Formats: sequence, structure tokens, C1' cells
RNA sequence: UACUGAUAAUAGCAAAACUAUUGAAAAAUAGUGACGCAAAACUAUAGGGCUUUUAAAAUGGCAGCCAGUUACCAAA
Repeated sequence: UACUGAUAAUAGCAAAACUAUUGAAAAAUAGUGACGCAAAACUAUAGGGCUUUUAAAAUGGCAGCCAGUUACCAAA
């Protein structure tokens, strides 16, 4: 230094399910809870993809699908 990633150190996030609230829905927020995560941090007014409603268009949602941006540690 890294496009690499330990049975290391420090810290962190929190799937499903359940409960409450909001919503047309997807889903979101909070609590309980840990399936997992070295970017499971941020970005949905760059892009692909998925998804909701709809005859279609328009609309909404998802960053824990790919992607973009930034970042902790450092054994081999």
C1' cells in the first nucleotide's frame, strides 16, 4: 500500500418472527430477538435490478441484490 482478510484487537450493525404505530400496498419506525455482516456505514434527484399500486402511464418502497462514495484494524 492493498483489488488481500486471522480461531488477532477495539468498536459496530441486526435477518426471520412477534408486538405497537403509520401506510392503499410494498414497506418504514420503535421494542423484543440474532440469521448473518470487514463496509450489513452513506447514497433510491448517475445506473442496472427487485418490489407496490395500476388496463397503462404516473407514483411509492428496497443500499442485508449489483453498483457508486467514504472509512477502522493489519496476521499471513
The RNA shown here (c-di-GMP-I riboswitch aptamer) has 76 nucleotides and comes from a Bacillota bacterium. The source organism's lineage runs through Bacteria, Bacillati and Bacillota. Rfam family: c-di-GMP-I riboswitch aptamer. From the family's description: GEMM was predicted in a large-scale screen for bacterial structured RNA regulatory elements. Model confidence (mean pLDDT): 79 of 100.